[in-house]
């Protein structure tokens, strides 16, 4: 200078005039005056967890749901901090839905003999049929072969040869057995280099190396780490597929609930119960208990107003101590710090601050602009949307 990474602040303040609003005191009335106050870092998503508030409390069991390395933090979480261990990146760093495939099921397209109690396409080896080749044997009153039927006889073929015998050597075809090393398919082929052995081979054996399971020894609270040794044991991937295994786990919500008043028709009909239990509660289900004289269904009618829950807390800020650090422990001190109630928190001017920009006599000036975006019971996380500083780290370049 360029390009990443990680963290932390701010995201407006002051004043005036005029508006609206909470709440405090005066006042003596229904208004009026003074003072204090009045939207975030996410107020958004409603993803999680709670506080609180009802269900009269509580039990077993299945079913369903969350959560998955270890330790630690919190009120709790499906979060946070450290760490391991795995992937990604040169790297600072980021990410993990991280138990378990030797309990059982399931899924993987195409290619391919075969994709997980797998498998022979080419291949290699070994046995045997057919054909051939080439080697070698067999005789001289000669041999084979046909006509016929032991000898004659007649034809023919050969003649140091034919027919034919010899697996002796090699070939070609077909069959059977062996074999999974070489070669091919594929993202991925049942462990990988070498030797030895074997008909050919193959952890079949041995060396060395990886994995797996077991012993030991060292470090750690622990995930694990590092090292020694045994066993030729060699058992792919997928569980954000079903499942299996640890821990955990009532619902149901401020429209939750609490009081006040006021109306109206304490109206019709059906049916079923009344202690031999209808109906109702315990998150669904079963058991089991607990309450129980009414329930339950249709037709009609009346009300839906008020106050109240609301904001002083797992609080906020300082400063010490403990801890690597989440964060916890003490002191001290703040809190008339938003509380509506179809919902207020606005508008103007002005100075100051932030950014951008131009100008500069380097004191300053002028001009413009500010992004995501509005509380509704609170609070702790998560996620998404966004303008601007500051600070620490890593890589590349280029100078000195």
């Nucleotide at each position: 200078g360029g390009a990443g990474c990680a963290g932390c602040c701010c995201g407006g303040g002051c004043a005036a005039u005029c508006g609206c609003u909470g709440g405090a005191c005066a006042u003596u009335u229904c208004a009026u005056g003074u003072c204090c106050g009045g939207a975030g870092g996410a107020a958004a998503g409603u993803c999680c967890g709670a506080a609180c508030a009802c269900c009269g409390c509580a039990g077993g069991g299945c079913a369903g749901g969350g959560u998955g390395c270890u330790c630690c933090a919190u009120a709790a979480c499906g979060u946070g901090g450290a760490g391991u261990c795995g992937c990604g990146g040169c790297g600072a760093c980021g990410c993990g839905a991280a138990g378990g495939a030797a309990a059982g099921u399931g899924c993987a397209a195409c290619a391919g003999a075969g994709a997980g109690c797998a498998g022979a396409c080419c291949g290699c080896c070994g046995u045997u049929u057919u054909c051939c080749g080439c080697g070698g044997g067999c005789a001289g009153c000669g041999g084979c072969c046909c006509g016929a039927c032991a000898c004659c006889c007649g034809g023919g073929c050969c003649a140091a040869a034919a027919u034919u015998c010899c697996g002796g050597c090699g070939g070609c075809u077909g069959a059977c057995g062996g074999u999974a090393a070489g070669g091919g398919u594929g993202a991925a082929a049942c462990g990988g280099u070498g030797c030895g052995g074997u008909a050919a081979g193959a952890g079949c054996g041995c060396a060395c190396c990886a994995g797996u399971u077991c012993u030991c020894c060292g470090g750690g609270c622990g995930a694990c780490c590092g090292g020694a040794g045994a066993a030729g044991c060699u058992a792919g991937g997928u569980a954000a597929a079903c499942c299996c295994c640890a821990c955990c786990c009532g619902g149901u919500g401020c429209a939750a609930g609490a009081c006040c008043a006021a109306a109206u028709a304490g109206g019709g009909g059906a049916g079923u119960g009344c202690u031999u239990g209808a109906g109702g509660g315990c998150g669904g289900c079963c058991c089991g208990u607990c309450c129980g004289a009414g329930c339950u269904c249709c037709c009609g009618g009346g009300u839906a107003g008020g106050u109240u829950g609301c904001a002083a807390g797992a609080g906020g800020u300082g400063c010490c101590g403990g801890g690597c650090a989440a964060u916890c422990g003490g002191c001290a001190u703040c809190c008339a710090u938003a509380g509506a109630g179809g919902a207020a928190u606005g508008a103007u001017u002005g100075c100051c601050g932030c950014c951008a920009u131009c100008c500069u006599u380097c004191g300053g000036g002028g001009u413009g602009g500010a992004a995501c975006a509005g509380a509704a019971u609170u609070c702790g996380g998560c996620u998404u949307a966004u303008g601007g500083g500051c600070u620490g780290c890593u890589c590349c370049g280029a100078c000195c």
The RNA shown here (Bacterial RNase P class A) has 400 nucleotides and comes from uncultured Desulfococcus sp. The prediction has a mean pLDDT of 78. Taxonomically the source falls in Desulfococcus (Bacteria, Thermodesulfobacteriota, Desulfobacteria, Desulfococcaceae). Rfam family: Bacterial RNase P class A. Rfam classes the family as a ribozyme.